[in-house]
RNA sequence: UGGGGCGUCGUCUAACGGUAGGACACCGGGUUUUGGUCCCGGCAGUCGGGGUUCGAGUCCCUGCGCCCCAGCCA
Numbered sequence: 001u002g003g004g005g006c007g008u009c010g011u012c013u014a015a016c017g018g019u020a021g022g023a024c025a026c027c028g029g030g031u032u033u034u035g036g037u038c039c040c041g042g043c044a045g046u047c048g049g050g051g052u053u054c055g056a057g058u059c060c061c062u063g064c065g066c067c068c069c070a071g072c073c074a
Base pairs, nucleotide, nucleotide: 001070002069003068004067005066006065007064010024011023012022013021018054026042027041028040029039030038047063048062049061050060051059
């Protein structure tokens, strides 16, 4: 530099273009002599900008970051 893939709660992972959900973690409570386990509740997210659309996590353009392959220099 070229080609391809990926980017969503702290982490992992869902969402025919139509209310952004789940698990773990964390926080609060219950249970327990205490802790753990278990039960109940809660918190938190779509990489940036623009476009299409009644409506975008999803489609299009562009930028950024990460991964893979190839190439170039040394």